This is a predicted structure of an 85-nucleotide RNA (c-di-GMP-I-GGC riboswitch aptamer) from a Bacillota bacterium. The sequence was found by an Rfam model in a public genome assembly. The organism belongs to Bacillota, within Bacteria. Of the family's consensus pairs, 95% are formed in the model. Its mean pLDDT, the model's own confidence on a scale to 100, is 89.
[in-house]
RNA sequence: ACCGACAAAAGCAAACCUGCUGAAAAGCAGGGACGCAAAACCAUGGGUCUAAGGGCUGCUGCCUAUGACUGCCAGGUUGCCGAAG
Numbered sequence: 001a002c003c004g005a006c007a008a009a010a011g012c013a014a015a016c017c018u019g020c021u022g023a024a025a026a027g028c029a030g031g032g033a034c035g036c037a038a039a040a041c042c043a044u045g046g047g048u049c050u051a052a053g054g055g056c057u058g059c060u061g062c063c064u065a066u067g068a069c070u071g072c073c074a075g076g077u078u079g080c081c082g083a084a085g
Base pairs, nucleotide, nucleotide: 002085003082004081011036012035016031017030018029019028020027021026034071040077041076042075044074045073046072047069048068049067053064054063055062056061
């Protein structure tokens, strides 16, 4: 350095519930733990979600990100611990 123990210390927190914000997706705070060795950070590439505004329309839908998601996969930056190999 790779790697990742039924190791130790610390940490994060899915679903769900409550409140607030938002058109929505979703976010924030509190509760709560399914999980996580990067479940720390960055929307950079892919992907996914939403469609207020805009466009089209046979008036009911369709398209569209400038809105989101890093706990979907890559990539970049930083980082705790140390058994076996």